[in-house]
């Protein structure tokens, strides 16, 4: 420090999602030892039991107990028992002091002066501690305990006597201290405060043990603690906007340690809020914990600082301190005891138990350490705290062996079967003992004693490698691969995504990786995320500028001078607890951990200083910012009120006749009752042709006949005059098209709804006929628009060209128009720099800057619900959640598409010519049948295709009968001569039985047979595992590369562009220059010629011979064959044309402008075709799916469909005679010629492996006849009989022949094919395969031999160039809504249910306070005494007040028949709404 994920690729925007670290954690699997730590995060939930606060006899009186001296009694005379017991010892229930307000715990409540901070108290308080002054005289009366009587189940309590303090209470004193009065001094920021007098009042005490000390009282001062106040810091919500009546403030009072509405009376009407009051939510706060580079963001568990709280809720006492966790009272829920009358509880201390949970520990030891409390002190308490026990909760260390060892052992995995890998790993050998086990010894921590920890840390010894490895990943991100299961199943998965038979993604297993007593996984914070952006983000199209304007509050401001010094900057103090962090040193064997010092705590205050800049002043001053004034100009700027003419329509009359309208086409409508059309009149309402324009105005919606009235703003000059008087602008107010809505009008044209008529598969639409709100006026409402320039508003600054709209100055000119410059000021194109993701924007910024405003933060759910405001409605502003997805989205790039647009070809159309499609027959397919009719081929580019030939066979299918190392192939071992072949019997044969026969050999052994075992075999699957082969776009012109250039980049140039051409041919031109692959061109053929050659081909001359024929001799002239070779290059001329490429015409030539033809088929695309041509992975099958026979089927016949072949006839058909081919085949052939046969064909036989012989008569064609338009002398099917021939057989099932017989059928409907010259078209010829034939099919081949092409609007197809896209599986894409089913979330509801804060009224516990207070009353007063007073004081009222009651209502929440929505969900239904002009943009 980055990665993946949108796309066919890119580039941005934008989310999600992963690697990091952390945790008081949990779960899984797994576990050797130590040290430091940490451990109920939920039920502030209930709680048994044990313990956590005592102490002090040196504060007091008892009590008990021991005991000396005594006294009695026994008696065993020095012992025993009893009785008494001073002193004096011990131990304590009470009195009385001090602690119990500290320490431990929790984190409900608190949005607070609760807390951090930093200040204030002249408004304050302080036990023990410390320091100084100064005092402790003399008195009195209670009362606990004890005793006595009682009540009660108990807890406990009543009475009556006795007593004692350091418990209580007068008195005296009085340096001091309050307070009142007064005199000054002398300080402060206001009340004031300090201090010195003077005078009056009032105010103290307590002893104990001993000899020295500890208490006591009063004052002053101190240390620590603590109160109160005050600045300033830190959560969410404005779908909480107003809140307060003790509220705010005054005066007086009363309370408090103190100020203060704290209280309470009276008086004023204040007080808080947009710098967020109040209200809802949520939380203890900090130091500090994780993270992060910082800044910040989360937590705020251990420990430490404050705070609050103690079963809920209230409420005072006591006290130096509480409104008190282990105190008291009260109500209240809840346990518990109970004799039912009444009581007792309160673990959020420490262990423990239930609950709850995903989840957190021993009902442990000790006060030896530190630290509390009490004591003069021994010394007692202390669950705080020091150990300790449980838990890999976590961080930090060790270990679980080192060294040698190759045959690279067995085994396991994979394997191309060579091997490779686990792997020096193991065994084996040597060695060492950390840790753990045993044994010995044995601390420090303790200053004199005193050690839980503890026989612990450590050290030594012994024994043996011995007792110590697991946990997750191996598709990318992310480091680690193979095998086999499985077979869109089971799974998996953080995100993208694997899994439908070859899965590195699931499960195993070997192997690697990565960590290691741990590894995962889960949840939750940071982080990456710059993804809320102070550091550091954006708003033209990606989410985003408010529809506009005006203005309040903010904010932010021009130019100078003095003055301040808020802000700023700087030095200096005081804080900024400690721990933590950081660094450096120390201390445990290192580390964790921990000591010690330093920094650091960014901060807050106070103070002294600076004064550029910023702010501040009733200061001054300026003009460049604004804005006044004047004098001019343009203009649909905005109201009102009139006024014109065109036009539609309507009403009245004339002319006038039969159709008008209206459309792709038509109908509906209108029309003889006289429309349209056409002429005059009239009526009415709307809107204002041309001018008219990237022109004007106006803030924006918007404004157009013409005049007239009011009236807002701009623009130039002038530079007189204010003298920053300025921008923007949350909120807030206006002004806002259309459409609607209210009232009253008005209504000619249009025109939602709405009828009709078409259209259509339907047509609630697009088209047409009509046709009412509206549209118009007035008055009021609504407040939104794609209200867009999708660009907020204001200043400045940054090249320019070139329209155009309104000024002004110059210069020209004599003046006026014209023109030129120059300037302001609008409004538009083009375009530098920069600026963008790119498109683009560019002085009208989207460039640079600086002010202010408003807005965004994935998509969808949703601009929606629910609240709140507005509106009559209709809706508008404001504005979420759950849920879901991994996207959604902007630009630009190649594609491909379009019912875009342009150029161009092609038998594409179009001219033509002949055919299918109607008929019967063949072929082949589907379809049906069937035991089987085997498989395969499916638009074009399947269907006379595979199959250039299904009676067996072929054959792959069916029956049916056999066979099992097999019909075949190779290797082992073992065996044999029984083989094979012939012949016979059974059989349908396959086979099986019998006979009969018996190889070769260099003797190893081959060759054949058996047995066995490896295996063979498969036309079983998978053409979507595959090579090969092939089709098909297309013989279309095209498809690419290095290089370089442009682009951020996919990519683009080049290959586009103007010519041309069949052609990316070729030529200009051009960041692009070259090059491959195709195109041509070389090849083969067919056309002229010209050499050579001359059989079996040829015959002109010559000769010879025949009834005839190159039959012969010969000959190469000629055909013609074989070779080789000229020839054609737009090479010449002229026209066009860039002086080009090429194009037109012409010579000449057999042939001219690639001469015809052929073969060649770029890169790609269809998951095309083919596993049945062959090969071939993997999976079946192995007495079968293999094989081998027989027969039977691939020919089956309601029907469709494709190719064809014959014809419907006279350009014919018959019948006679008669010409002229080429290319070809032939020994298992091809067969002359003679004979038979009507004939198919037979017999019987020359020739020929063929330029020789044969097949072989070419036919059309010519010439005669003959038929005469009709189901015929047309056509030939079907059907009958009789043959021939192949062949082992012609029954399913051959072909051909004769004779008979003579069906449909008269030129074919929408539709569709082929063809552009030797070509359609016709005619025959020949050959593959083949015993034979389905051949009318197919490939060749020759013969006669045409018509036509304006031209490219269309139809198909194809190329290039733009264009639009939301398509990229590329339109057979892609995609919207209703319905219907699943689900799972939300809203709305008659209502029911609860929770929380408040209010009102009712009733008031305990308890302060305040009255009273007959009754009772021990301490002082008076009094001899009674008694009387002061003072208490129960009790009673009174305010106040907790629960707890009624009530109406607020606000949240559950829950709810029915409903509404709007999300997901391989193969539902209806339509086609959008993306292309998307078929109506």
């Nucleotide at each position: 420090a980055g990665a993946g994920u949108u796309u066919g690729a890119u580039c941005c925007u934008g989310g999600c999602u992963c690697a990091g670290g952390a945790c008081g954690a949990a779960c899984g699997c797994u576990g050797g030892c130590g040290g430091c730590g940490u451990g109920c995060u939920u039920a502030a939930c209930a709680c048994a039991u044990g313990c956590a606060a005592g102490u002090c006899g040196a504060a007091c009186g008892g009590a008990a107990u021991c005991c000396a001296u005594g006294g009695a009694a026994g008696c065993u005379u020095g012992c025993u028992u009893c009785c008494g017991g001073a002193a004096g010892a011990u131990u304590u229930a009470g009195u009385g002091g001090c602690g119990a307000a500290c320490g431990g715990g929790u984190g409900a409540g608190u949005a607070a002066c609760a807390c951090g901070u930093g200040a204030g108290c002249a408004a304050c308080c302080u036990g023990c501690c410390c320091c100084g002054a100064a005092g402790c005289g003399g008195g009195g009366g209670a009362u606990a305990a004890c005793u006595c009587a009682g009540g009660g189940a108990a807890a406990c309590u009543u009475g009556g006597g006795c007593u004692a303090a350091u418990a209580c209470c007068g008195c005296a004193u009085a340096c001091c201290u309050u307070c009142a009065u007064u005199a000054g001094a002398u300080c402060g920021c206001a009340u004031g405060g300090u201090u010195u007098g003077a005078u009056g009042a009032a105010g103290a005490a307590a002893g104990a043990u001993u000899u020295a000390u500890c208490a006591c009282u009063u004052c002053g001062g101190g240390a620590g603690g603590g109160g109160c106040u005050c600045g300033c810091g830190g959560c969410c919500u404005a779908u909480c906007a107003g809140c307060u009546u003790g509220u705010u403030g005054g005066u007086g009072a009363g309370g408090u340690a103190a100020c203060g509405g704290c209280u309470c009376a009276c008086c004023a009407a204040g007080g808080c809020u947009a710098c967020g009051a109040c209200g809802g939510g949520u939380a203890g706060c900090u130091g500090g914990u994780c993270u992060g580079a910082g800044a910040g963001g989360a937590c705020g568990a251990u420990c430490a600082g404050c705070c609050a709280c103690a079963c809920u809720g209230g409420a005072a006492c006591u006290g130096a301190g509480a409104c008190a966790c282990g105190g008291u009272c009260c109500a209240g829920a809840c346990u518990c005891c109970u004799a039912c009358g009444g009581g007792a509880g309160g673990c959020a201390a420490c262990g423990g138990u239930g609950g709850g949970g995903a989840a957190u520990c021993u009902u442990g030891c000790g006060c030896a350490a530190u630290g509390g409390g009490c004591g003069a002190a021994a010394g007692c308490c202390u669950g705080a705290c020091g150990c300790a026990g449980c838990a890999a909760c976590g961080c930090c260390g060790c270990g679980u062996g080192c060294g040698g060892g190759a045959u690279g052992a067995a085994g396991g995995c994979c394997c191309u079967c060579g091997g490779g890998u686990c792997g020096u790993a193991a065994a084996c050998c040597g060695c060492u003992u950390u840790c753990g086990a045993c044994a010995g010894g044995g601390a420090a921590g303790a200053a004199a004693a005193u050690g839980a920890c503890g026989g612990u840390a450590c050290c030594u010894g012994u024994a043996g490698a011995a007792g110590a490895a697991g946990c997750c990943c191996c598709g990318g991100c992310c480091a680690a691969c193979u095998a086999c299961g499985u077979g869109c199943c089971a799974g998996c998965a953080g995100c993208c995504g694997c899994g439908g038979u070859a899965a590195u993604a699931c499960g195993u297993a070997g192997g690697g990786g990565g960590c290691g007593a741990g590894c995962g996984u889960u949840g939750u914070c940071c982080g990456g995320a710059u993804u809320u952006a102070u550091u550091g983000g954006g708003c033209g199209u990606a989410a985003a500028g408010a529809g506009c304007u005006c203005g309040u509050a903010g904010g932010c401001g021009g130019u100078u001078a003095a003055c301040u010094a808020a802000g700023u900057c700087a030095g200096a103090u005081g804080u900024g607890a400690a721990a933590a962090c950081u660094c450096a040193g120390g201390g445990c064997c290192c580390a964790a951990c921990u000591c010690u010092g330093a920094g650091c705590c960014u901060g807050c205050a106070u103070u002294u200083g600076a004064u550029a800049c910023u702010g501040g002043u009733u200061u001054g001053a300026c003009u460049a910012g604004a804005g006044u004034c004047a004098a001019g100009c343009a203009g649909g700027g905005g109201a009102g009120u009139g006024u014109g003419g065109a036009a539609u329509u309507c009403c009245c009359a004339g002319u006038g006749u039969a159709g008008c309208g209206g459309u792709g086409a038509a109908a509906u409508g209108c029309g003889c009752a006289g429309a349209u059309a056409u002429u005059g009149g009239g009526a009415g309402g709307a809107a204002c042709a041309c001018c008219a324009g990237c022109a004007g105005c106006g803030a924006a919606g918007g404004c157009g006949g013409c005049a007239c009235u009011c009236u807002g703003g701009g623009c130039u000059u002038g530079u007189a005059c204010u003298g920053a008087c300025g921008c923007u602008g949350a909120g807030g107010a206006g002004c806002g098209a259309a459409a609607g809505c209210a009232u009253g009008g008005g209504u000619a044209g249009c025109a939602a709804a709405c009828a009709g008529g078409a259209u259509u598969a339907g047509a609630u639409a697009c088209c047409c006929u009509g046709g009412u709100a509206g549209u118009c006026c007035a008055u009021g409402c609504c407040g939104u628009a794609a209200a867009c320039g999708u660009u907020g508003g204001g200043c400045a600054c940054u090249a320019g060209g070139u329209g155009u709209g309104g000024g002004g100055a110059c210069c020209a000119c004599u003046c006026a128009a014209c023109g030129g410059u120059c300037u302001c000021u609008g409004u538009g194109c083009c375009g530098a720099a920069g600026c963008u993701a790119a498109c683009g924007c560019a002085u009208u910024a989207a460039g640079u800057g600086c002010c202010c405003c408003g807005c965004c933060u994935g998509g969808g759910g949703a601009g929606u619900a629910c609240g709140g405001c507005c509106g009559c409605a209709a809706g508008g502003c404001u504005a979420a959640a759950a849920c879901u997805c991994a996207a959604a989205g902007g630009a630009a790039u190649u594609g491909a598409c379009g019912g875009g647009g342009g150029c161009c070809c092609g038998c594409a159309c179009a001219a033509g010519c002949g055919g299918c499609g109607g008929a019967g027959c063949a072929u082949g397919u589907u379809g049906c049948u069937u035991a089987a009719u085997u498989c395969g081929a499916g638009g074009c580019a399947a269907c006379g295709c595979g199959a250039a030939g299904a009676a067996c066979c072929u054959u792959a299918c069916c029956u049916g009968g056999g066979c099992u190392u097999g019909a075949c192939a190779u290797g082992u071992a073992g065996c044999g001569a029984a083989a094979a072949g012939c012949c016979g019997c059974a059989g349908a044969g396959a086979u099986g039985c019998g006979g009969u026969g018996u190889c070769c050999u260099u003797c190893g052994g081959g060759g054949c047979g058996c047995u066995a075992c490896a295996c063979a075999g498969g036309u079983g699957g998978u053409g979507c595992a595959u090579g090969g082969u092939u089709g098909u776009c297309g013989u279309c012109a095209g498809c690419u590369c290095g290089u370089g250039u442009c682009g951020u980049g996919a990519g683009a140039u080049g290959u586009u562009g103007g010519g041309u051409u069949a052609a990316g041919u070729c030529c200009c031109g051009c960041a692009a220059c070259g090059a491959g692959c195709g195109c041509a061109a070389c090849c083969c053929u067919c056309g002229u010629c010209c050499u050579a050659u001359g059989u079996u081909g040829c015959c002109a001359g010559c000769a010879c011979g025949u009834a005839a024929u190159g039959g012969u001799g010969g000959g190469g002239a000629c055909u013609c064959g074989u070779a080789g070779g000229a020839g054609a290059c737009u090479g010449c001329c002229g026209g066009g044309g860039u002086c080009a490429a090429c194009u037109c015409g012409g010579a000449g030539g057999a042939a001219g402008g690639u001469g015809g033809g052929g073969a060649u088929g770029a890169g790609g695309u269809c998951a095309a075709a083919u596993c049945a041509u062959c090969a071939u992975g993997c999976c079946c099958c192995u007495u079968a799916u293999g094989u081998c026979c027989a027969g039977g089927g691939c020919u089956g016949c309601a029907a469709a469909c494709a190719u064809g072949c014959u014809a419907c006839a006279a350009u014919g058909g018959c019948c006679g005679g008669u010409a002229c081919a080429a290319a070809g085949g032939g020994c298992u052939g091809c067969a002359a010629a003679a004979c038979c046969g009507c004939g198919a064909g037979g017999u019987u036989a020359a020739g020929c492996g063929a330029a020789u012989c044969c097949c072989a008569u070419a036919a059309a064609g010519c010439c005669g006849g003959u038929c005469u338009c009709a189901g015929u002398u047309c056509g030939g099917a079907u059907u009958g009989a009789a043959g021939u021939c192949u062949g082992c057989a012609a029954c399913u099932c051959g072909a051909c022949u004769u004779c008979a017989u003579g069906a449909a059928g008269c030129u074919g409907g929408a539709g569709u094919c082929g063809c552009u010259a030797g070509u359609a078209a016709u005619c025959c010829c020949g050959g593959a395969u083949c015993a034979g034939c389905a051949a009318c099919g197919c490939c060749g081949g020759g013969g006669u031999g045409a018509a036509u092409a304006c031209g490219u609007u269309c139809c198909c197809g194809g190329g290039c160039c733009u264009u639009g896209u939301a398509c990229a599986c590329a339109c057979c894409g892609c995609c919207c809504g209703u319905c219907a089913c699943a689900c799972g979330c939300c809203g709305a509801a008659a209502g029911u249910c609860g929770g929380c804060a408040a209010c009102a009224c009712c009733c008031g516990a305990a308890g302060u306070c305040a009255g009273u207070g007959g009754c009772c009353u021990a301490a002082c007063c008076c009094g001899c005494a009674a008694g009387g007073g002061a003072g208490g004081a129960a009790g009673c009222u009174g305010c106040c007040g907790a629960a707890g009651g009624u009530g109406g209502g607020g606000u949240c929440g559950g829950u709810g028949a029915u409903u509404g929505g709007g999300g997901u969900g391989a193969a539902g239904u209806c339509g086609u709404a959008a993306c292309a002009a998307g078929g109506u943009a």
Predicted 3D model of a 1481-nucleotide RNA (small-subunit ribosomal RNA) from a metagenome. The sequence is in RNAcentral, with records from SILVA. Model confidence (mean pLDDT): 85 of 100. Its Rfam family is "Bacterial small subunit ribosomal RNA". Rfam links the family to the GO terms ribosome and structural constituent of ribosome.